[in-house]
RNA sequence: UUAUAUGUGCAGCCGAAACCCGUGCCUCGCCACGGGUGCGGGGGACCCAGGUUUUUGGGGCGAAUUCCACUAUGGAUAGGGCACUUCCAAGCCCGAGCCCGACAGCUAACCUCGUAGGCAUUUGGAAGGGCAACC
Numbered sequence: 001u002u003a004u005a006u007g008u009g010c011a012g013c014c015g016a017a018a019c020c021c022g023u024g025c026c027u028c029g030c031c032a033c034g035g036g037u038g039c040g041g042g043g044g045a046c047c048c049a050g051g052u053u054u055u056u057g058g059g060g061c062g063a064a065u066u067c068c069a070c071u072a073u074g075g076a077u078a079g080g081g082c083a084c085u086u087c088c089a090a091g092c093c094c095g096a097g098c099c100c101g102a103c104a105g106c107u108a109a110c111c112u113c114g115u116a117g118g119c120a121u122u123u124g125g126a127a128g129g130g131c132a133a134c135c
Base pairs, nucleotide, nucleotide: 009131010130012119013118014117018037019036020035021034022033023032024031038115039114040113041112042111043110048105055102057103058100059099060098061097066076067075068074079094080093081092082091084128085127086126087125088124089123090122
């Protein structure tokens, strides 16, 4: 320098959306219903904030706000995601939609709601972790 062989363990993503118990079924399940725990959201005092606002309606969930433009849903943008976590660098992507119904600042007690849906992987460096195997 070239060639061959062997070895170099594992971990899914967005989201609050998971786990347990009971009952039911001519269906026996990642099933249906109910309950609980956990997680997430809303309403709701004193104090504090606000000193105004009230069709120019107002408000909530969410990262999803704002601007330009009218070619067009096209370009940017606050913000958000990328496989255990944090930091750095590069790269890729999202930047929607829905709800309440005249009404809500914060907010202890208290009251109440949800626990879906959609997907298939990003690399490098540093530090720190989880599980497993071996000793």